A computed fold for a 494-nucleotide part of an RNA from an uncultured Planctomycetaceae bacterium, annotated as small-subunit ribosomal RNA, 5' domain.
Context: one part of a larger RNA
């Protein structure tokens, strides 16, 4: 000298873009944060109507979706991440592409109705009802497996086409006069995402030298989508370490960020990938996908209702409380835009997100006006008492009109033919020098000096040091120097 997610003390006009609980992964009060589809059912309720009958709303059941998005760094030192491979050891809803196909039956359930139990959360029996919920049977192959002939190919084990013979397995329909258009079912590729291996990198510490019994491997079997001691019997006795095994401490990793010439160091907030948790710990379950944040069980701990029998909850989503703390915002508009989810579509939902508020925390930009004005008012300071400084500053004069203020008006964010703006934004008019400078320093390093007060006191200080009666170094003041909506400490990095 750069530099911070800062804080602090003194000041503080405006905009724009960014940033804002680092501390207790500690505990929270409210409201929100995940829905949606009546063109999957059968009801219910309501509007119109004399009615058929048409719209509307929806609790159930069915479908999709809640594995995404959004949070946070507790944990992990490799079951992480980086990077570069391998998977001939593997998945895949929804998307796309080719391709076969959608036959024929059935019993049930919720809502409904009627009756019962509870304080509640909520449940119990009876009847009875629909389906793209559910279940049976048929025909079936390029599909699976087994065997079996050929052909080829690679990186060991193996893959990969063609063919024969057995063996298993599918499915739903809704809309609409119809034409179609959405569905549904079995194959095949694709994409995209995903699981799995494997090299090589990845903080300290040896005042941690030895560690290991599913440990090391083998056969077999049992699980998985899929390799494997991933689990089990059995058999062997091996496996790993001074190129740091175990062990303790630390800590998410990364693309980057910071300083640096640069070689290094340090550091990993915001933002973008990965990984991990979601009140602690254990565990399935649905389901393409989860061991699942606002799903389920179980147990703790901790809170709440309770009619004492029993039930409820989990902000590390967005706001907001208290409490720690040197510190960190609004319990705020909107789904208009950009993305998901659903649905044929209108179109719904969205604290994701898009914007506004707050903090000078940071960066950048703009403003506190401009031009004249005296050998130069006053007032302060300092004098050698003649003077000198503050100073063209002021005051007057003569204009301007950025921001802020008022008013109007619509180019754009608006894609798309209409319609849509929560916000911002451009354009235009008005009036008026008015509302808008401080902060630090000033012995030296290091730009910038004088008076007075103190009198080794009071104090100052980053180092050398100042201060005991002339102190440029403490206090105050004039003036000066740097810097400016900031200056200056502290703490941290280079």
């Nucleotide at each position: 000298g750069c530099c911070u997610g800062a804080a602090c003390g003194c000041u503080g006009g405006c905009g724009g873009c960014g940033u804002g609980g680092c501390u207790a992964a500690g505990a929270c009060a409210u409201g929100c944060a995940a829905g949606u589809c009546g063109c999957a059912c059968g009801g219910a309720g309501g509007u119109a109507g004399c009615a058929a009958u048409a719209c509307c709303u929806u609790a159930g059941u069915g479908g999709c979706g809640a594995a995404c998005g959004g949070g946070u760094g507790a944990g992990u030192a490799a079951u992480g991440u980086a990077u570069c491979g391998c998977u001939a050891a593997c998945g895949u809803a929804c998307c796309c592409u080719u391709u076969a196909g959608u036959c024929c039956g059935g019993g049930a359930u919720a809502g409904c109705c009627a009756g019962g139990g509870g304080a509640a959360a909520c449940u119990c029996u009876g009847g009875g009802u629909a389906a793209u919920a559910c279940c049976g049977g048929g025909a079936g192959a390029c599909a699976u497996c087994a065997c079996u002939u050929c052909u080829u190919c690679g990186c060991a084990u193996g893959g990969a086409g063609a063919g024969g013979u057995g063996c298993u397995c599918a499915a739903a329909g809704c809309a609409g006069u119809a034409a179609u258009g959405c569905g549904c079912u079995g194959a095949a590729g694709g994409a995209g995402c995903g699981g799995g291996c494997g090299a090589u990198a990845u903080c300290g510490u040896a005042u941690c030298a030895g560690c290991u019994a599913g440990u090391u491997g083998g056969u077999g079997a049992g699980g998985u989508a899929a390799c494997g001691g991933c689990u089990c019997a059995c058999c062997a006795a091996g496996g790993c370490g001074a190129c740091g095994a175990c062990g303790c401490g630390u800590a998410g990793c990364c693309g980057g960020a910071c300083u640096g010439a640069g070689a290094g160091g340090u550091c990993g907030g915001u933002c973008g990938g990965c990984c991990a948790c979601a009140u602690u710990g254990g565990g399935a379950c649905u389901g393409a996908g989860a061991c699942a944040c606002u799903g389920c069980c179980c147990a703790g701990a901790c809170u709440c209702c309770u009619a004492c029998g029993g039930g409820g909850g989990g902000c590390u989503g967005c706001a907001g409380u208290a409490a720690c703390g040197a510190a960190u915002c609004u319990u705020c508009c909107g789904c208009a835009a950009u993305g998901c989810a659903c649905g044929c579509a209108a179109g719904u939902g969205u604290g994701a997100c898009g914007g506004a508020g707050c903090g000078a925390c940071g960066c950048c930009g703009c403003g506190u006006g401009u031009g004249g004005g005296a050998c130069g008012a006053a007032g302060u300071c300092c004098u050698u008492c003649g003077g000198g400084a503050u100073g063209u500053a002021a005051a007057c004069c003569a204009c301007u009109g950025u921001c802020a203020g008022g008013g109007g008006u619509u180019a754009c964010c608006a894609a798309g033919u209409u319609c849509u703006g929560a916000g911002g934004a451009g354009c235009c008019c008005c009036a008026g020098a008015g509302g808008a400078a401080g902060g630090c320093a000033c012995g030296g390093c290091u730009a910038a000096c004088u008076c007075u007060g103190u009198g080794c006191c009071a104090g100052c200080a980053g180092c050398c040091g100042c201060g005991g009666u002339a102190a440029g170094a403490c206090a105050g003041a004039g003036g000066u120097g740097c810097c400016g909506a900031g200056c200056g400490u502290u703490a941290g990095g280079c």
Its Rfam family is "Bacterial small subunit ribosomal RNA". RNAcentral holds the full RNA, with entries from ENA and SILVA.